Source information:
This is a predicted structure of a 72-nucleotide RNA (transfer RNA) from a Fidelibacterota bacterium. Model confidence (mean pLDDT): 81 of 100. Taxonomically the source falls in Fidelibacterota (Bacteria, Pseudomonadati). Rfam family: tRNA. The family's RNA type in Rfam is transfer RNA. RNAcentral holds the sequence, with entries from ENA.
[in-house]
RNA sequence: GCCCAGUUAGUUCAAUGGAUAGAACACGUGGCUACGGACCAUGAGAUAGGGGUUCGAAUCCUCUACUGGGUA
Numbered sequence: 001g002c003c004c005a006g007u008u009a010g011u012u013c014a015a016u017g018g019a020u021a022g023a024a025c026a027c028g029u030g031g032c033u034a035c036g037g038a039c040c041a042u043g044a045g046a047u048a049g050g051g052g053u054u055c056g057a058a059u060c061c062u063c064u065a066c067u068g069g070g071u072a
Base pairs, nucleotide, nucleotide: 001071002070003069004068005067006066007065010025011024012023013022018055027043028042029041030040031039048064049063050062051061052060
C1' cells in the first nucleotide's frame, strides 16, 4: 500500500430501518446501620466525526479518524 472486522454510558455488552437507545457493574442522592459494607428505593450519564439515502438511520451507502487481524 491493499483486503477484512470493529468503534454505543466511566467499564463490559444489547438493540429486525420504526415506542422516550436498554441492561449489568461502577457513580450521585435518600433509606437501613453505632459506623461502613451488603441490601432497598431513586437519579445522572452514550450511538467516533462529516456528508448522503429514507416518511423514519446506532442500523444502509460514502469519506475521514482510531483499534485489531490478514497479505508481499